[in-house]
RNA sequence: UCAAUCCGACCGGGAGAGCGCCGCCGUUGCAGGGCGGCCGCCGAAGGCGCAAUACCCAGAAACUCUCAGGCAAAAGGACCGGUCGGGCGGA
Repeated sequence: UCAAUCCGACCGGGAGAGCGCCGCCGUUGCAGGGCGGCCGCCGAAGGCGCAAUACCCAGAAACUCUCAGGCAAAAGGACCGGUCGGGCGGA
């Protein structure tokens, strides 16, 4: 100095599914707000589970479940790309 890989910050992209119903609170009146209840649904924060092989681990997660979360917009969002910084480590 530079490739791969990991982490962080910032920027850009980023799906799905009821603005469901009822009661109370709240409000001048509404309400997407708060509390409780009744269903329907989604899979991409997080989390549980999983075959052969292996048997401590791993396989393993974008599968599965839907506990949490979510179902207008906004926000969030796995993941992808870029820039910068750092770690490991090789030439």

Annotation
A computed fold for a 91-nucleotide RNA from a Burkholderiales bacterium, annotated as Glycine riboswitch aptamer. Lineage of the source: Bacteria > Pseudomonadati > Pseudomonadota > Betaproteobacteria > Burkholderiales. The sequence was found by an Rfam model in a public genome assembly.